[in-house]
RNA sequence: GCCGGCUUAGCUCAGUGGUAGAGCAGUUGAUUUGUAAUCAUCAGGUCAUCGGUUCAAGUCCGAUAGCCGGCU
Numbered sequence: 001g002c003c004g005g006c007u008u009a010g011c012u013c014a015g016u017g018g019u020a021g022a023g024c025a026g027u028u029g030a031u032u033u034g035u036a037a038u039c040a041u042c043a044g045g046u047c048a049u050c051g052g053u054u055c056a057a058g059u060c061c062g063a064u065a066g067c068c069g070g071c072u
Stems, first nucleotide, its partner, number of pairs: 001071007010024004018055001026042001028040003048064005
């Protein structure tokens, strides 16, 4: 230099253009003499950034940034 992949909750990851989710972690409560475990509940999101397409974009298209890999 060229090519490809990834970027979504604190962490690990789902998500077929039509309400953004799960597990773990966290809050509160129940249970227990108490702790752990278990159960219930609640909270937590600029879907990397900027544009475009569309009635509607996490999803499709482009550019940029970061990370990973391959080729030279």